[in-house]
RNA sequence: CGCUGAAAUCUUACAAGAUGCGGGGGAACCGUUCUAACGGAUUGAAUCGAUCCGGGGGGUGAAUCCUAUUACAAGGUAGGGCUACUCAAGGGCCCGAAUCCGACAGCUAACUCCGUAAGCGUUAUUUGAGAAG
Numbered sequence: 001c002g003c004u005g006a007a008a009u010c011u012u013a014c015a016a017g018a019u020g021c022g023g024g025g026g027a028a029c030c031g032u033u034c035u036a037a038c039g040g041a042u043u044g045a046a047u048c049g050a051u052c053c054g055g056g057g058g059g060u061g062a063a064u065c066c067u068a069u070u071a072c073a074a075g076g077u078a079g080g081g082c083u084a085c086u087c088a089a090g091g092g093c094c095c096g097a098a099u100c101c102g103a104c105a106g107c108u109a110a111c112u113c114c115g116u117a118a119g120c121g122u123u124a125u126u127u128g129a130g131a132a133g
Stems, first nucleotide, its partner, number of pairs: 001121004008019004020116006030106001038054006056104001057101004065076003079095005085130006
C1' cells in the first nucleotide's frame, strides 16, 4: 500500500464515549398453523397396514446439501471471494469454516439490546465499454 470482513473515524481523564457501519429482539396489516421424512418395538405371510415410543426450534456467517464411512478422513456441491480503477463476458486460483441462544424468536412502526474481531500478501490474465490522466 492492498485484500477478505460490519469490524472504521474522532475524542479521551486510558476507564470509556461519540459518529458511522453491521446485526438481534419487538405491534398492527399480511403470512403461517397438520411431528413431515426417518428410527425402534409389538402384531401380521408381507417391503403394505394397525398400535405404541422416539424424533425440537432459531440466530451470526458465503459456508448448505449429496455420495461414502462404525466414526474420522475423502470426493462433489448450493453459495462466496481473489486475479491492484469500475462494469460486462471468458480464463485461472481459493474458500465452502466456526460458533451462539436454551424450549423461545415469521414479517414488523414505535421502542429496545448487542458487535465493531480476526486473518492474509495477489496466483494468469484476455476482450469490450466507461472512468481517470
About this RNA: This is a predicted structure of a 133-nucleotide RNA (c-di-AMP riboswitch aptamer (ydaO/yuaA leader)) from Paenibacillus tuaregi. It matches the Rfam family "c-di-AMP riboswitch aptamer (ydaO/yuaA leader)". Gene Ontology terms of the family: regulation of gene expression and cyclic-di-AMP binding. Model confidence (mean pLDDT): 78 of 100. Taxonomically the source falls in Paenibacillus (Bacteria, Bacillati, Bacilli, Caryophanales).